Overview
Bacterial large signal recognition particle RNA from a soil metagenome, 264 nucleotides, folded computationally. It matches the Rfam family "Bacterial large signal recognition particle RNA". Rfam classes the family as a non-coding RNA gene.
[in-house]
Formats: sequence, C1' cells, structure tokens
RNA sequence: CCGUGCUAAGCGGGGAGAUAGCGGUUCCCUGUACCGGCAAUCCGCUCCAGCCGGGCCGAAUCCCUCUCCGAGGGGGACACUCACCAACCAGGGCUUGUGCCGUCCGUGUUGAAGGCCAGGUCCCGCGCGAUCGGGACUCUCGAACCGUGUCAGGUCCGGGAGGAAGCAGCACUAAGGGACGUCUUCGAUGCGCCGCGGGGAAGCCUGACCCGAGCGGACGACUCCGGCACCAGCUGGUGACGACCUUCGACGAGAGGUGCACGG
Repeated sequence: CCGUGCUAAGCGGGGAGAUAGCGGUUCCCUGUACCGGCAAUCCGCUCCAGCCGGGCCGAAUCCCUCUCCGAGGGGGACACUCACCAACCAGGGCUUGUGCCGUCCGUGUUGAAGGCCAGGUCCCGCGCGAUCGGGACUCUCGAACCGUGUCAGGUCCGGGAGGAAGCAGCACUAAGGGACGUCUUCGAUGCGCCGCGGGGAAGCCUGACCCGAGCGGACGACUCCGGCACCAGCUGGUGACGACCUUCGACGAGAGGUGCACGG
C1' cells in the first nucleotide's frame, strides 16, 4: 500500500417553554434525517444521556475537535417613528359681538337722522251702551167640600105670611203660575274701534313743528374683546415596531484528529 472480517462512533441538530438542573414528549427554526412502544395533574435521569425492544452502516463525503459564517430564538435598552389615553395651550381653523373699510340693495329734499310738542298704546275713577239676573207695572190663568157673591133644583123651621143653611152652575178673587213689553228700579259682568275727567318713566305708533342729509340691511376684507380643544404644539403615561448592546445558535465552509485482527 492492497484485500477480508470486526469494533468505537454514527443513523439529525438547535432555540423557546417547562424543570432544582438535565434529556424526551409540546411549539418554532434548520432541512430530509432507521423502525416499533411510552410520556404534561407527564416519562426518565443525577451527569452529558430520553427509557425499553429490534435493525442498518462502519474508520471516513459519513465519526470526533477547533475556527469562520450565520437562518432563527431569548434578554436588555429606550433613540426614531406610529397608535391610544390624560392634562395644558388660543398658533391654524370655526364662531358671538365691537370698530373701520369696501361692494351691492332699499329708503330719503314728496324731507333722512336728531330735537320738541300733542295724541294713542298703559294705569285710576265716573258715565253710557250691551249682556245676564232680580223687582215693579199691565194683561191673563187660577179653589169638588174646607174662599167671596148670586145661588136653579132639592133640604130645614113655621098654621101661614115668611125665614134659614146651602150643592151644582155662573161670576170674582187668594196663594201660586204664565205672557208681552216697559222701566220710573236694583244688582252683576272674563263685554265695548263708546264718552268724560285725572295720572303717566322709558320704548313703540300716529300727527304737527324746528332743522337740513343722511339712514337701514346683506355680503366680504381687516382689527379688537371673548368662546370652542377639530388640527398643530407641549407635558406625562401605556403599547407596537425596533436602530443599538448582549446571549444561545441550525445549515454550510475550512483546518486537523480517530482504531483492532488476519492474509498478500
């Protein structure tokens, strides 16, 4: 060096979570990598390895070590940005009102604004009317007996002359009822383009007078005094993303390392 047969190792690894800690079951990453059974109120271990049973390969592309790269995960941090919440703020925006300017419309020498006077509107008292009610006057109705008058018939007294009571009817009236009006009457009234007298601060309306050119409105610009937290801003808090720091680290790349026996 070659050949044959073996053995160690290998036949996936990592992060999170969980745990006193570790391996596995779970989730995720890597990417392809023997099989069966078991495991979260869990299985196993106490040191590097899941436990039990079976299988393949086998000293190097494959096993081991170191370095690099770095998928992905964990921790910290709080910069930038974003979102939300709370408080503040009147810079922007919106807006009541003041002032001034502009445009337009209306009105005004058939007299604006202002001044002054009178009347009205308002209040008090009185009157008149109206309406409602009472009263009076006029007319009318109005009593089986117990109202008046007259009382047919009938009744009673009387020898008679004559006398008496008296129903119905008729007439009249009382209490009471009704009608038409009138008022000489009284009262009430949430009524009146009514009248008289008095009062009357302002405003408004009507009219007369004085004076002589403005007055009113809409819109717009600006200004000022305020209002509203919609936007912007500021402060604080919470969260997301995550520059940055740190930690573990698959896959991959490079370098190195690792047997035994026999034969030629």